[in-house]
RNA sequence: GCCCCAAUAGCGCAACUGGAUAGAGCACUAGACUUCGAAUCUGGGGGUUGAGGGUUCAAAUCCUUCUUGGGGCU
Repeated sequence: GCCCCAAUAGCGCAACUGGAUAGAGCACUAGACUUCGAAUCUGGGGGUUGAGGGUUCAAAUCCUUCUUGGGGCU
């Protein structure tokens, strides 16, 4: 230098052929339970889907440029 893959909540992930309000787990938090904790149960908050631009009635998803990480070739 070239090619491929990935980037979605604090963390590891899902989201079907572009169409439902982007979702569940762990974590966090409030309550119940308990003498107090842990565990368990019930509820709650937290997302500009890495960044910019484009296509479309509609984009996490398609196109494009860049950034970061991983892998391969030279």
A computed fold for a 74-nucleotide RNA from a Bacilli bacterium, annotated as transfer RNA. Model confidence (mean pLDDT): 81 of 100. The source organism's lineage runs through Bacteria, Bacillati, Bacillota and Bacilli. Its Rfam family is "tRNA".